Model confidence (mean pLDDT): 80 of 100. Predicted 3D model of a 72-nucleotide RNA (transfer RNA) from a Microcaldota archaeon. Taxonomically the source falls in Microcaldota (Archaea, Nanobdellati). The RNAcentral record of the sequence draws on ENA. Its Rfam family is "tRNA".
Formats: sequence, structure tokens, C1' cells
RNA sequence: GCCUUGGUCGUCUAGUGGUUAGGAUGCGAGCCUGUCACGCUUGCGACCCGGGUCCGAAUCCCGGCCAAGGCG
Repeated sequence: GCCUUGGUCGUCUAGUGGUUAGGAUGCGAGCCUGUCACGCUUGCGACCCGGGUCCGAAUCCCGGCCAAGGCG
């Protein structure tokens, strides 16, 4: 330098064009307990950046950045 795959709550992860962007974990509050833990209820929190296509984009296209792998 070229090719492939990926980038989503603090962390891990699902999501093949129309949902309230879901789950686990974490954190806050409450219940429970003599206390803690466990358990239960509830809340908080995310689409890497820029542009394009489309009535509508996390999803498709282009460019960039980052990570992993391959070729040279």
C1' cells in the first nucleotide's frame, strides 16, 4: 500500500429499511433483613465521525478514523 471483518448505554451483546434501539451486567431508589449479601420492583444510561440514497437509515452507498486478520 491492497483486501476482508468489525465499531451500539460504564462493560459484554442482539437488532437484514418503519419498535419506545432490546437483553445481561453496572449504578441510583424502594421492598425484604437485626446488618450485609441474595432475591423482588422500579429508574438511569448507547447507535465512531462527515456526507449521500430514500417518504423514512443503527441497518444501504461513499469518504474518514480506530481495532483485528490476511496479502505484498